[in-house]
Molecule: transfer RNA
Organism: Psychroserpens sp.
RNA sequence: GGUUCUAUAGUGUAAUGGCAUCACAUGGGACUUUGAAUCCCAUAAUCUGGGUUCAAUCCCCGGUAGAACCU
Repeated sequence: GGUUCUAUAGUGUAAUGGCAUCACAUGGGACUUUGAAUCCCAUAAUCUGGGUUCAAUCCCCGGUAGAACCU
């Protein structure tokens, strides 16, 4: 230098163009003499800049970061 792939709550993960899912974690509550466990509720995310579209995590282009292979 070239080709391909990846980027989503604090962590891991799902999502065939139509309210962004689930688990752990965190906060609150119930239960308990206390604690653990269990149950309920809540908080929290699409790497970035454009484009297409009524509508983009998803499609297109550029950028950033990372990985693999070739050279």